[in-house]
RNA sequence: ACUAUGGAGAGUUUGAUCCUGGCUCAGGAUGAACGCUAGCGGGAGGCCUAAUACAUGCAAGUCGAGCGGUAGAUCUGACUUCGGUUGGAUUGAGAGCGGCGUACGGGUGAGUAACGCGUACACAAUCUGCCUUCAAGAGGGGAAUAGCCCUGGGAAACCGGGAUUAAUGCCCCAUGUGAUUAUACCUGCAUCGGUCUGUAAUUAAAGCUACGGUGCUUAGAGAUGGGUGUGCGUCUGAUUAGCUAGUUGGUAGGGUAACGGCCUACCAAGGCGACGAUCAGUAGGGGGCGUGAGAGCGUGGCCCCCCACACGGGUACUGAGACACGGACCCGACUCCUACGGGAGGCAGCAGUAAGGAAUAUUGGUCAAUGGACGGAAGUCUGAACCAGCCAUCCCGCGUGCAGGAUGAAGGCCCUCUGGGUUGUAAACUGCUUUUAUCUGGGAAGAAAAGUCUUCAUUUAUGGGGAUCUGACGGUACCAGAGGAAUAAGCACCGGCUAACUCCGUGCCAGCAGCCGCGGUAAUACGGAGGGUGCAAGCGUUAUCCGGAAUUACUGGGUUUAAAGGGUGCGUAGGCGGCGCUGUAAGUCAGGGGUGAAAGGUUUCGGCUUAACCGGAGAAUUGCCUUUGAUACUGCGGUGCUGGGAUUAGGUUGAGGUUGGCGGAAUGUGACAUGUAGCGGUGAAAUGCAUAGAUAUGUCAUAGAACACCGAUUGCGAAGGCAGCUAACUGGACCUUAAUUGACGCUGAGGCACGAAAGCGUGGGGAGCAAACAGGAUUAGAUACCCUGGUAGUCCACGCCCUAAACGAUGCUAACUCGAUGUGUGGCCCUUGAGGUUGAGCGUCCAAGCGAAAGCGAUAAGUUAGCCACCUGGGGAGUACGUCCGCAAGGAUGAAACUCAAAGGAAUUGACGGGGGUCCGCACAAGCGGUGGAGCAUGUGGUUUAAUUCGAUGAUACGCGAGGAACCUUACCUGGGCUAGAAUGCGAGUGCCGGUCUCUGAAAGGAGGCUUUCCUUCGGGACACAAAGCAAGGUGCUGCAUGGUUGUCGUCAGCUCGUGCCGUGAGGUGUUGGGUUAAGUCCCGCAACGAGCGCAACCCCUGUCCUUAGUUGCCAGCAUUAAGUUGGGGACUCUAGAGAGACUGCCGGCGUAAGCCGCGAGGAAGGUGGGGAUGACGUCAAAUCAUCAUGGCCUUUAUGCCCAGGGCUACACACGUGCUACAAUGGCGCAGACAAAGGGUUGCGAGACCGCGAGGUGGAGCUAAUCUCAAAAACUGCGUCCCAGUUCGGAUUGGAGUCUGGAACUCGACUCCAUGAAGGUGGAAUCGCUAGUAAUCGCGCAUCAGCCAUGGCGCGGUGAAUACGUUCCCGGACCUUGUACACACCGCCCGUCAAGCCAUGGGAGCUGGGGGUGCCUGAAGAUGGUGACUUAACGGGGAGCUAUCUAGGGUAAAACCAGUGACUGGGGCUAAGUCGUAACAAGGUAGCCGUACCGGAAGGUGCGGCUGGAAUACCUCCUUU
Repeated sequence: ACUAUGGAGAGUUUGAUCCUGGCUCAGGAUGAACGCUAGCGGGAGGCCUAAUACAUGCAAGUCGAGCGGUAGAUCUGACUUCGGUUGGAUUGAGAGCGGCGUACGGGUGAGUAACGCGUACACAAUCUGCCUUCAAGAGGGGAAUAGCCCUGGGAAACCGGGAUUAAUGCCCCAUGUGAUUAUACCUGCAUCGGUCUGUAAUUAAAGCUACGGUGCUUAGAGAUGGGUGUGCGUCUGAUUAGCUAGUUGGUAGGGUAACGGCCUACCAAGGCGACGAUCAGUAGGGGGCGUGAGAGCGUGGCCCCCCACACGGGUACUGAGACACGGACCCGACUCCUACGGGAGGCAGCAGUAAGGAAUAUUGGUCAAUGGACGGAAGUCUGAACCAGCCAUCCCGCGUGCAGGAUGAAGGCCCUCUGGGUUGUAAACUGCUUUUAUCUGGGAAGAAAAGUCUUCAUUUAUGGGGAUCUGACGGUACCAGAGGAAUAAGCACCGGCUAACUCCGUGCCAGCAGCCGCGGUAAUACGGAGGGUGCAAGCGUUAUCCGGAAUUACUGGGUUUAAAGGGUGCGUAGGCGGCGCUGUAAGUCAGGGGUGAAAGGUUUCGGCUUAACCGGAGAAUUGCCUUUGAUACUGCGGUGCUGGGAUUAGGUUGAGGUUGGCGGAAUGUGACAUGUAGCGGUGAAAUGCAUAGAUAUGUCAUAGAACACCGAUUGCGAAGGCAGCUAACUGGACCUUAAUUGACGCUGAGGCACGAAAGCGUGGGGAGCAAACAGGAUUAGAUACCCUGGUAGUCCACGCCCUAAACGAUGCUAACUCGAUGUGUGGCCCUUGAGGUUGAGCGUCCAAGCGAAAGCGAUAAGUUAGCCACCUGGGGAGUACGUCCGCAAGGAUGAAACUCAAAGGAAUUGACGGGGGUCCGCACAAGCGGUGGAGCAUGUGGUUUAAUUCGAUGAUACGCGAGGAACCUUACCUGGGCUAGAAUGCGAGUGCCGGUCUCUGAAAGGAGGCUUUCCUUCGGGACACAAAGCAAGGUGCUGCAUGGUUGUCGUCAGCUCGUGCCGUGAGGUGUUGGGUUAAGUCCCGCAACGAGCGCAACCCCUGUCCUUAGUUGCCAGCAUUAAGUUGGGGACUCUAGAGAGACUGCCGGCGUAAGCCGCGAGGAAGGUGGGGAUGACGUCAAAUCAUCAUGGCCUUUAUGCCCAGGGCUACACACGUGCUACAAUGGCGCAGACAAAGGGUUGCGAGACCGCGAGGUGGAGCUAAUCUCAAAAACUGCGUCCCAGUUCGGAUUGGAGUCUGGAACUCGACUCCAUGAAGGUGGAAUCGCUAGUAAUCGCGCAUCAGCCAUGGCGCGGUGAAUACGUUCCCGGACCUUGUACACACCGCCCGUCAAGCCAUGGGAGCUGGGGGUGCCUGAAGAUGGUGACUUAACGGGGAGCUAUCUAGGGUAAAACCAGUGACUGGGGCUAAGUCGUAACAAGGUAGCCGUACCGGAAGGUGCGGCUGGAAUACCUCCUUU
């Protein structure tokens, strides 16, 4: 310096992610309405609905300077009966004639999709009163008619008759500048135009006057305002595709201001339409307005321009102008008056009323200003206009105070509550100010003209100066003064989006909600409160429009899988189109001109105190028209070219197509033969076939259909599709080299053709297969899967149908873009090779790039160009209606109401699978012993009960909490009592406490009596009681509010992190892979490298040895005794301290290694030696509020506390866990042997004595290696029993006892005598255990007065069997795969039926609406004909009659659009209804598509197709090594 001033997103699909996609929100706006609230001013706006109906008043009149002239008034004369009559002059309403205006101004938007509007042109096809200008002129004459007067009819409106009268009203004659017509002449763009050129014909006029003027006539020009034509632009529907008879054109005539089928006659047969005619629906158009970055989208209220309309419809008259809002006529509807005969009316002017509606104002003032009509003027009129009134309807402005003020007051609210926080400097209090409101006083601008008076310019005219007069608003705006914080704040919201949080109430109730969603007892989401946030005289809600929405994508989107490529080709219109030269200049670009009204918007300047508002100026108005240039590109014309395309020639190729002939295998059938009892079929069977001879075997014959091997991810074809061999006919593709043509091309809406399977028609054919159907099975059922049969059909010919997952889910054509490799088929080259090179195909892998990702990747889904088709949330629905096609089935086209907030795509992590792979575990298998049967014990369920307290309930409750229920425990029940309470702390005070006695009572308790402290520094202290008060108490509820603890998966091997890397991301990698292990144990590899919690080890017991130390233990040798009793001894055992030892260390084999193997060695022990303790991240809202703790809730003469008795021990029954057995491997008797680990002083208790015994008496010893419980038992030896309900078994019952205890009735254990039940090894099913284990035998301990212990926890004695193996059951781990699951398969989910609600289709019909058509009729009016009659007028007027057209009415048939309708069809929605289980995993028969048949329903089956199917095996290919 130039350009630019402009663009924000969020919530919601998921466990999470990315994408697609809809819904919703934040913004702005309004002629608004509603709710709550309300101080003032300025500026705007105000029936969007019923173009519904209107009471009342007003909204268009004016001119006496066009005319006649009256009533009345004033003055005056005459007459007079004094009531009045009559004349003159001046003045003069109302009405009338005449002129101008009434076509403007004002209202409304019904109609209209049109030259209506907008814009730009055109009129050589046109008019224009008033105004301006120019030219010429105004001579003479006449007849009427309103009014007035007389009179008639009528209720009225109004109508008629007679006489007379005026004009700027009307008529005649004259003049003719001119105009018009005809003709001659001249010029020009087609029609045509021109002439102060000629000739002929026709045609004007009005006066009034103040004498200044003004008006009049003809003609030209201008201005203004209209009229007409044309280009372009101007809504939706094709489920409206054909429309049109004055229709299109011509000729002639009529009509108009003017062109024209505008109208008429005749002639021709045209005109419009896919670039959307016609029809239907909707709608006044524009300037503008709202929104938007813009492009757009929506809209047309106020203001301006145009149009249309004036109760609905038609018609003309007058006029410069109307087919006329406040004119006329007619028809219709409605309202009013009426004397019933007739009449009147039109607020979509301003007010106002009724009605409608969510909703929209005063029956106001003034012509002061601006403007309009008339007039010479004064002036009159003006609901135009200017003002005022009402309304927060909108925009703008102002105020409701300002400053100080902390004991941070009181009150409210909240909390972790002797206290703190917040409301909050807020208040009180002190000082200050006075806008606004109130009162008092002053007080505008808008007014300048015209008029009148006067003055000046030479005077009239006209103009200038001065004076005077005129204000609805309005005593308003504005100014000054007075007092006093005085007169003035609400509304919505506070879960996220979205600024703003707590308490209480409520308890899926009441309610909220714009979307997501809140509410089922701790709700920031409901209601209230406190507090806060936002805006503010307003604030919210509702409605509508734009925006956000790139969500219709021109700017600026897509189509493999999300919605979306037509099944395929040929080809019409259209769109697009190769390389040169040349012309043109339509598109395009540049310059100039015209237009694009004003207002609005925008920039700037200015006026109201500011702003809104208003004024001036500029820029802009992106458009249209015109003109002059430019010529690159596009178009058009011409002329060439060969690269695109096509043709010819020579070759090659193939399951390409059509028709005919031929062939063998298999199958069925028939015949004959052999042959005998079964065959066939299945998971297993049965139906079926077979002694009337099947199946099987052989031979012969016959029929139809399909073509094994070759055969391949091969080939061909446009797609569908095409496969034995062969012949004929025929289409295509490719290669090679030239030749020919010379852009002839690409795409392709409509159109035409082809188009698997199924299906349809006619006629054949029919072997096998096989919908339907039948039977047999399976099953709860089985309209299925399986089996036996079996008809259409499958096959052929001809004709239809026209759909498929018709798929590469990928339209066609052309160009360009890194490589590798395989394969089938051509050409060329040589150095003949696994060779090189070059085409057109079919595949795989990949670079860049693209994609949401999966993936695509020269065969693009990459980068570009052209054309076509299609999509715009899910459902309703590819349905309904309509139309076209079809014989039908049906196909094509193709909605809406209603409903949901999602529906979807790809990928991720899990979980799951009647998916796969690998591995482990007493998981199975192999074994041993049990349970399930019996009796009893014990726990549980159930039942019962006043109570049978509570909890635990698949695995992971049930000999569990409980390791001790007669009272107590005890929580339950009944009854009796207590109320600051049974316990504890503080505590004024008292002196007790304790002991003992009496009464009452079931006891608790109550009432009473007696007795009575210690220490002391004398202050008091210890101890006890204890009023009031402060803290009670609760085994009441919530384990789904919690802590802690525990179970289980599981002693399974897993669970994670940091950094890095990969991925848009969720996430992945690491942790996967190959090995190995008990182990994510270790090794190797690897975009991973490390680390943590787990595993293992460290700890304890046990197994061997050594050492130290020997009492209560031990005793070899010595002495001693009844006795290790004693002396002695430390050797041994043992005890308990410290050490050693084991590590795959050594050897061999295998292996890269880790490691594994070995009846290896050595060793007490060998590969973790055995056992224990130890339990990762987490799961089950697992268990426990009754161990304890604890939030919240509940309770307080009770849900608390004390006591007695009862209950927890009940008993038809069911289950779990056990004990004892059923016996001889045994029972019984006698004799004999060997442990370990424990306990013991309110205790164990020896020896002795008593008792058959439980036990008793008594008491030594022992605070324990000393004494004691204590006897171990199975076992061994001897004897007996002899297979039985027994010498088995011991339940049950009777009797008699012992012990504990206050007390053994409910309800203890034990002893003795007697009794002697079931039971003879246990159905289906099921449990434990892999070695010192199972099995079996006894001993001890805790709890405890005693004990229901057969339980639990320990101890030792004796002491096995088996494991081939991992197919299966169960559980678990890892990898992988599918998924529509994620509350995670106890998941999800489909259809019928039943119920309620909603909208909708069909429907005998019924009702209504607008439009069109035919016919009949037809008012006013128009046009034509005729024309009585008639005039001052005769080339005039004209009643009536008549023809045509016409609003309307009637009628007929049909179409269209609505409403309604018995009944009927499907659809949608709804918390828990019924039947099944179709789909998602291989969903248990893979699913799906088209078609056909069948079935309560999902659905099943047949035929063909697809992969958007899992798994396995094989083949082939690719990549890496």
Molecule: small-subunit ribosomal RNA
Organism: Saprospiraceae bacterium